[in-house]
C1' cells in the first nucleotide's frame, strides 16, 4: 500500500420500549444488542424518505421547485485501532 482471523485490547449499537424534540421523514438521552474492521466524520454524485411551503395539474391525486431527513442503501472525499495468513 493492500488485505481481513473462532488473534489480542478497545469501540459502535439494528429492531422495540420509555422520555424527549419535530409537522413529518427523523434526531437526541436511557435501557436494549440484530449487526458492524470504519456502523469514525463530510450531504460532494447517485438514490430513498418527508411534504408545513410554492408553482403546475385532468382538482383525485400527481409532477417539479424549494425546506429537511438518512453516512448501519451504494460511490466518493478527510481521518485512524490491530498484526495471523495468503
Nucleotide at each position: 500500500a493492500g488485505c481481513g482471523a473462532c488473534a489480542a485490547g478497545a469501540g459502535c449499537a439494528a429492531a422495540c420500549g420509555c422520555a424527549u424534540c419535530g409537522a413529518a421523514a427523523g434526531g437526541u438521552g436511557c435501557g436494549g444488542a440484530c449487526g458492524c474492521a470504519a456502523a469514525g466524520c463530510c450531504a460532494c454524485g447517485g438514490g430513498u424518505c418527508u411534504u408545513u411551503u410554492g408553482c403546475u395539474u385532468u382538482c383525485a391525486g400527481a409532477g417539479c421547485a424549494a425546506u429537511g431527513a438518512c453516512a448501519g442503501c451504494c460511490g466518493g472525499g478527510c481521518u485512524g485501532c490491530c498484526g495471523a495468513a495468503a
Record summary:
c-di-GMP-I-GGC riboswitch aptamer from a Clostridia bacterium, 86 nucleotides, folded computationally. Taxonomically the source falls in Clostridia (Bacteria, Bacillati, Bacillota).